A computed fold for a 1466-nucleotide RNA from an uncultured bacterium, annotated as small-subunit ribosomal RNA. The RNAcentral record of the sequence draws on ENA, Greengenes and SILVA. Model confidence (mean pLDDT): 84 of 100. It matches the Rfam family "Bacterial small subunit ribosomal RNA".
[in-house]
RNA sequence: GACGAACGCUGGCGGCGUGCCUUAUACAUGCAAGUCGAACGAGAAAGCUCCCUUCGGGGGGUGAGUAAAGUGGCGAACGGGUGAGUAAUACGUAGGUAAUCUACCCAUAGAUUGGGGAUAACGCGCCUAACGGUGCGCUAAUACCGAAUAACGCAUUAAGAUGUUGGUUUUAAUGCCAAAGGUGGUUCGCAAGAACUAUCGUCUUUGGAUGAGCUUACGGCCCAUUAGCUAGUUGGUAGGGUAACGGCCUACCAAGGCUACGAUGGGUAGCCGGCCUGAGAGGGUGUCCGGCCACACUGGGACUGAGAUACGGCCCAGACUCCUACGGGAGGCAGCAGUAAGGAAUAUUGCGCAAUGGUCGAAAGACUGACGCAGCAACGCCGCGUGGGUGAUGAAGUUCUAUGGAACGUAAAACCCUGUUAGGAGGGACGAAUAAUAUAAAGCUAACACUUUAUAGUUGACGGUACCUCCAAAGAAAGCCCCGGCUAACUCCGUGCCAGCAGCCGCGGUAAUACGGGGGGGGCGAGCGUUGUCCGGAAUCACUGGGCAUAAAGGGCGUGUAGGUGGAAUCGUAAGUUAGAGGUGAAAACUAGCAGCUUAACUGUUAGCCUGCUUCUAAGACUGCGGUUCUUGAGUGCGGAAGAGGGAAGUGGAAUUCUUGGUGUAGCGGUGAAAUGCGUAGAUAUCAAGAAGAACACCGGUAGCGAAGGCGGCUUCCUGGUCCGUAACUGACACUGAGGCGCGAAAGCGUGGGGAGCAAACAGGAUUAGAUACCCUGGUAGUCCACGCUGUAAACGUUGGGUACUAGGUGUUGGACUUUAUAGUUCAGUGCCGAAGUAAAUGCAUUAAGUACCCCGCCUGGGGAGUACGAUCGCAAGGUUGAAACUCAAAGGAAUUGACGGGGGCCCGCACAAGCGGUGGAGCAUGUGGUUCAAUUCGAUGCAACGCGAAGAACCUUACCGGGGUUUGAAAGGCAAUCGAAGAUUGUUGAAAGACAAUGGUCCUUCGGGACGAUUGUACAGGUGCUGCAUGGCUGUCGUCAGCUCGUGCCGUGAGGUGUUGGGUUAAGUCCCGCAACGAGCGCAACCCUUAUCCUUAGUUACCAUCAGUUUGCUGGGGACUCUAAGGAGACUGCUCCGGAUAACGGGGAGGAAGGUGGGGAUGACGUCAAGUCCUCAUGGCCCUUACAUCCCGGGCUACACACGUGCUACAAUGGCCAGUACAACGGGAAGCAAAACUGUGAAGUCCAGCAAAUCCCUAAAAACUGGUCUCAGUUCAGAUUGUAGUCUGCAACUCGACUACAUGAAGUCGGAAUCGCUAGUAAUCGCGGAUCAGAACGCCGCGGUGAAUACGUUCCCGGGCCUUGUACACACCGCCCGUCACGCCAUGGAAGUUGGUAGCACCCGAAGUCGCUGGUCCAACCCUCUGGGAGGAAAGCGCCGAAGGUGAAAUCAAUGACUGGGGCG
Repeated sequence: GACGAACGCUGGCGGCGUGCCUUAUACAUGCAAGUCGAACGAGAAAGCUCCCUUCGGGGGGUGAGUAAAGUGGCGAACGGGUGAGUAAUACGUAGGUAAUCUACCCAUAGAUUGGGGAUAACGCGCCUAACGGUGCGCUAAUACCGAAUAACGCAUUAAGAUGUUGGUUUUAAUGCCAAAGGUGGUUCGCAAGAACUAUCGUCUUUGGAUGAGCUUACGGCCCAUUAGCUAGUUGGUAGGGUAACGGCCUACCAAGGCUACGAUGGGUAGCCGGCCUGAGAGGGUGUCCGGCCACACUGGGACUGAGAUACGGCCCAGACUCCUACGGGAGGCAGCAGUAAGGAAUAUUGCGCAAUGGUCGAAAGACUGACGCAGCAACGCCGCGUGGGUGAUGAAGUUCUAUGGAACGUAAAACCCUGUUAGGAGGGACGAAUAAUAUAAAGCUAACACUUUAUAGUUGACGGUACCUCCAAAGAAAGCCCCGGCUAACUCCGUGCCAGCAGCCGCGGUAAUACGGGGGGGGCGAGCGUUGUCCGGAAUCACUGGGCAUAAAGGGCGUGUAGGUGGAAUCGUAAGUUAGAGGUGAAAACUAGCAGCUUAACUGUUAGCCUGCUUCUAAGACUGCGGUUCUUGAGUGCGGAAGAGGGAAGUGGAAUUCUUGGUGUAGCGGUGAAAUGCGUAGAUAUCAAGAAGAACACCGGUAGCGAAGGCGGCUUCCUGGUCCGUAACUGACACUGAGGCGCGAAAGCGUGGGGAGCAAACAGGAUUAGAUACCCUGGUAGUCCACGCUGUAAACGUUGGGUACUAGGUGUUGGACUUUAUAGUUCAGUGCCGAAGUAAAUGCAUUAAGUACCCCGCCUGGGGAGUACGAUCGCAAGGUUGAAACUCAAAGGAAUUGACGGGGGCCCGCACAAGCGGUGGAGCAUGUGGUUCAAUUCGAUGCAACGCGAAGAACCUUACCGGGGUUUGAAAGGCAAUCGAAGAUUGUUGAAAGACAAUGGUCCUUCGGGACGAUUGUACAGGUGCUGCAUGGCUGUCGUCAGCUCGUGCCGUGAGGUGUUGGGUUAAGUCCCGCAACGAGCGCAACCCUUAUCCUUAGUUACCAUCAGUUUGCUGGGGACUCUAAGGAGACUGCUCCGGAUAACGGGGAGGAAGGUGGGGAUGACGUCAAGUCCUCAUGGCCCUUACAUCCCGGGCUACACACGUGCUACAAUGGCCAGUACAACGGGAAGCAAAACUGUGAAGUCCAGCAAAUCCCUAAAAACUGGUCUCAGUUCAGAUUGUAGUCUGCAACUCGACUACAUGAAGUCGGAAUCGCUAGUAAUCGCGGAUCAGAACGCCGCGGUGAAUACGUUCCCGGGCCUUGUACACACCGCCCGUCACGCCAUGGAAGUUGGUAGCACCCGAAGUCGCUGGUCCAACCCUCUGGGAGGAAAGCGCCGAAGGUGAAAUCAAUGACUGGGGCG
């Protein structure tokens, strides 16, 4: 895009079309084929009327020569229906018929003479339920039968012309064949009838037209898992038969005929013009209309006829239905309506012959479910309408909202108009031309008959319809689908992987433009969607117009048959080809113009088209065909050459194993390490001799040969192919190759040998969780030979063969040539690199995967499956050929970026190693899990949670629990109303919050009110409620790792690459060099702080060398030193030597306080982990609102069988204890630090000096050092736990603080597996300070004192960086993914069988019927010698054939089947 459609929702009108696609299922009822009285005989009734009547009826006339029936003629073979069958007796196109027929019609030439015998109807009887049948009798014809006549007819013969299947034609002879009358008119006749004439008919002849038969060629479906078929089969002769040719039929003879260009068989199907689609070529289709065919309940058969093997005829058989008196009968809607059934589904038991057409008729006319109309159905196409204009307060309403507004929206309302359709009223067609008849004229005629013309004349189913006019009135007339992308159209709510959607991709798990609803929008519109089917897109079967190295796809290789294709020249031919002309290609359809319906659809007309087939003519280039010639393709000859080419026979040495003998002794062998195994019965080792079998080291090489498989010691024999040179010969002999035939690794099979080594199976030993493996010790088939089979491989260059053409460079093998000979040229091979070109890319590239031609093979999504069935080959194993159901939305190729690897290379890090000290064991502290609880609030969970948020939970904090209260609220701001200054004090009650009560107080003012407070109301507050997976901000981590990117350019179809890789170097993508890159940014480094040295300035509260006083920097003084704190200097590989590319840089040295980023800090790229945090804060959405808000008291966060993390203290002598003596730094201090003095054993208390601090205080530093004591023990170690008594803070230490004293004195004697930190002022060790804080550190953040050991090195563990490689990974190895088993579902193979269908074969039976034979019975026409006979015919019988039926053996298809096999999905 289309449809004979159906379904869902909806539905105003009209025109034109279309309408059982399924059950060729069964049919009630009505109708669908009759007509002619001008072919013929016979011939009613009712009714009306007249007469008669015994009143029961009878008769005449009319009805009427009518109805109904019969004989006869024509028609019924057309028209109408359906598509079952049919793959060719069909159809289409073009021919042939010299092999034929054709009623009616037209034309032509004639004829139509004269006789005969019957019969139906009818009448009288009989049988039967019915249908029907029968006997006797009468009668007519255009019915039937003889006779006559006869040709230009037919047959035979003879001769001739033309022409060739039996044609046409001429002549002669012989023989043969026909008929029917009717009607009108005139005349004659009593009539019957006759004559003439006109007309209709009849007969014969020849043509035409129309229709039909037969026949030839070509054309159009699928299956080869159908490969052979055929006995009347193929042909001939003779005969029969037919309208006609013919095995169409019969007899005989011969053995043919068809087939890979697809016979035979199976499946499916009416064919065509056309129709749909498509640019076309094609593909699909065959409804309506038209042509042809076939069929008419199923099968068979003939009759009649011009024509049938006959839809509404006959006979027979069968199935079914109906009637029956049970004896028999009747029937055939695939005609029009209609019914039932089936189905998703398809209409009225209508009107009319008015038109068109048909049959009959002289005509009138009759008949006509053909046809013309109407009815039903949005089934299709086409047209029209459902209103038009103005109209902003942008109404109301709804939806959304950034709450301002926006959208629906000029849409509505309102005002002004119009009048299509529908409704009402009125008028009102075209389609009609005829015919009869009448009149007139003309023709013809004897005619008024007949014919023609003119005039008059009648006829409409549709239909009171189309159309026209008027009336009223916007009044009666819009839906359907869609809105994630494809694909035009977006928001809100609801829902929460539910409900649902979905054509494909895919949506939905709490912010869904995808589900459902609302609003809005988009599309089409009396329709819109869905489903189904066909074509297109699909170049996705590729003729036009595809492919096969790696995506599916080159046969394992050769040889060769058919076939296809084929070199140069010339002559001929004309099959192909090209051109012109003729015929045909029906009409309709299609295209264009014009025209008719108001338009269109529709219809008419004219032209084109119908791309085809055929005939004739012409051309002669190309192809074909025939002839002649040629040598360049191909082959032969001659001369050379190389080679693991093949077959057979012989032969050689090394090695291995075995046997024998010698020497010799305890092991050998084997492995990662071992063991099994061998060995004291003498192995291994070694020497000598012998035997056997198999394979041939070195040479050996991207070297050679072969078609491929493949071929390797040496010699001989036989043998195939190739290359080079030459140019003697042949003269296209060529290429390819479906089938066929041959060869064909390894393994395997058969028979017979052989068997050293190796070695499936097997055994043992190891390894392992296991180890039916890898490793080891053994070991049989096999490996070897001969003969035969198998016929497959990653049989691979994953690349079929041939020919020609298209830059080169560089190796190498074999030949030939050349004097520039270490070189060059050329031919044939074999490799690498590369141009053009090609390719999706990778790549290929004279050895093509380039450019062309020829031939063969093969492919068409993945799985199922190279499976099943069938066939075929094989001894078997198995091979070849080779599906489907079902299932998925992918499977696949090449390349890119990452990630990963028990891949590689380079490098780094307390990563390992080397060291020092810990953790893991104990007790305690602290955090977590778990458990418990009314609550044990919440969060953090590998590294990167766990002394974390928390720099500090007794109340508070506090978010949790219990109880008691409040509800505009504890706090904020706004509005309104009322009241009151604000505020203070006291009492009762209560656990408190609170509740209640009392006392006193009276601001400013312009008197309106205001400030402040309270109460009420209102919007609102409030929430540590949820979502860190809606977010901002902040933070952790990889990681202070050296990376991450951009612009322009270049490369690539692209993803992307390059830069950023490479060579060096660095802590560093740091720097240098190179480079299709050149630059730049974020990172690195530096700039900043601190520390180490010096200088300058300054000199109090710090300092004190010199001077004075004093012994306290206390004072004077000093400004030197220390120190403080401001500014500078200094370090930059600057200098030097060496290495290095002369560079960057590295190594050493000098100088220097410091040396190669001096030490430390701050500083954290692009990003990753949906990492952490909604409980810091902020914030979207959701939720609560007398509660999830808020106040108070008490409790809990402190629980305790247990598990883990982080720490403290220890286990002791490098120590504990006692006494004495030294030396710091960073800091803090007013609700504070607090000296001294006094008291207390002590915590501390009392009292206060001083200090907002370089001034005073905290403040004693401790380890250390000196002396003493303890003497290896659960201790003079260790200090938990517990008791008692205290101190301090605080409203308050019970749950639940810290500290002190005395007493008590637990575990613990250095810690399993495992694991952590640290590279120098570091580890270790020692103390000090601070934040938080009323109080409460073993934690945290800082400070200084003392002060080590070790680093060979980068193999390994962990983490990281760069390059490279592989990848089936990309939520990226915590990835992906294979098979069994278990369960559910689905389709399918096998299977003892069972059931049904189909088409044949053989035999039996054999209806109807044609044909043949017989015909004793019967018979009107003709003949005879006539009661009869003959000719002829009929019945009947027999025979051949013969449908259905029966029997039998096979075939094939389908269904089903216990059980069973695999497969797919979950």